[in-house]
RNA sequence: UCUGGUGGAUUGCCUAAUCCUGUCGCCGCUGGAAGGUCCGUUCGCUACACACAGCGACAGGAGCGGGGGAACCAGAUAGCGGACUUCUUCAGAAGUCCUAGGGGUUAAGACGUGCCCGGCCUCACCGCCGGACGUCCGGGUGGCUCCCAUCCGAAUCCGACAGCUAACUCCGCAGGCAUUGGGAGAGGCAAU
Numbered sequence: 001u002c003u004g005g006u007g008g009a010u011u012g013c014c015u016a017a018u019c020c021u022g023u024c025g026c027c028g029c030u031g032g033a034a035g036g037u038c039c040g041u042u043c044g045c046u047a048c049a050c051a052c053a054g055c056g057a058c059a060g061g062a063g064c065g066g067g068g069g070a071a072c073c074a075g076a077u078a079g080c081g082g083a084c085u086u087c088u089u090c091a092g093a094a095g096u097c098c099u100a101g102g103g104g105u106u107a108a109g110a111c112g113u114g115c116c117c118g119g120c121c122u123c124a125c126c127g128c129c130g131g132a133c134g135u136c137c138g139g140g141u142g143g144c145u146c147c148c149a150u151c152c153g154a155a156u157c158c159g160a161c162a163g164c165u166a167a168c169u170c171c172g173c174a175g176g177c178a179u180u181g182g183g184a185g186a187g188g189c190a191a192u
Base pairs, nucleotide, nucleotide: 011178012177013176014175018062019061020060021059022058023057024056025055026054028052030051031050035046036045037044063173064172065171066170067169068168073163081098082097083096084095085094086093087092101161102158103157104156105155109136110135111134112133113132116131117130118129119128120127137153138152139151140150141149144185145184146183147182148181
């Protein structure tokens, strides 16, 4: 000097995933300074209680977010996936599991490839699927709007089933990151 690991603190971002109070625990390159130690003119070092800041767990509260759930409206006029087990009045009931149908959370969708690459099928073409690319649309980076720039368009849950929905009712407050975007306009706040 570089790299890696560990612990603590600080600033900011996505997101509903935050705030307040109390208790307990941890923690500090904060204060403190009983006691101890060195020096002995002062002072210094170390360390306990305690305080404060921060973090975590629990309890309570506030706030934020989502699901189910009438009338009216909408919709329909037939029903309705697969496997297994039990009961039984023998064509029915109940239960367990699965995910192609359907539905939920989320910005996480639609279309095209006429020219591209790979795979399936075919004698071949056609067709289908995926990638990549493109257009539209959606989301993040300023409290708001617009233009530009830039990045993202994943994942997961329910389990054959749910439209909207007042009352009512149930659930969540996790996880992942590193960055200060450029310009214009409207509006607000503060100071003088």
Notes:
A computed fold for a 192-nucleotide RNA from Arthrobacter subterraneus, annotated as c-di-AMP riboswitch aptamer (ydaO/yuaA leader). Lineage of the source: Bacteria > Bacillati > Actinomycetota > Micrococcales > Arthrobacter. Its mean pLDDT, the model's own confidence on a scale to 100, is 75.